The RNA shown here (c-di-GMP-I riboswitch aptamer) has 74 nucleotides and comes from a Deltaproteobacteria bacterium.
It matches the Rfam family "c-di-GMP-I riboswitch aptamer". Rfam describes the family as follows. GEMM was predicted in a large-scale screen for bacterial structured RNA regulatory elements.
Its mean pLDDT, the model's own confidence on a scale to 100, is 84.
């Protein structure tokens, strides 16, 4: 240094719920909130899901698959 791993400290995210708002829906925004997360970073390739239906959305915190990535005790 790589992989595999997960103590300890930084630092980031932000589940249910609930308040306001957008959407036919799936869901989506912002506030609260703090379950959980080294990838719970980013991507719709597979997959799921909606629909005003065959093209169009949603969905990265179900799950696989690409691409990326912070620390360093045992």
């Nucleotide at each position: 240094u790589c992989a595999u791993c997960g103590a300890a400290a930084a630092g980031g995210c932000a589940c249910a719920g609930c308040a306001c708002g957008g959407g036919c829906a799936a869901c989506c925004g912002u506030g609260u909130g703090u379950c959980g997360c080294a990838a719970u970073g980013c991507u719709a390739c597979c997959a799921u899901c909606c629909c005003a239906g065959c093209g169009g959305g949603a969905u990265a915190g179900a799950g696989g698959g690409g691409c990326u990535g912070u620390c360093g005790a045992a």
Of the family's consensus pairs, 100% are formed in the model.
Taxonomically the source falls in Myxococcia (Bacteria, Pseudomonadati, Myxococcota).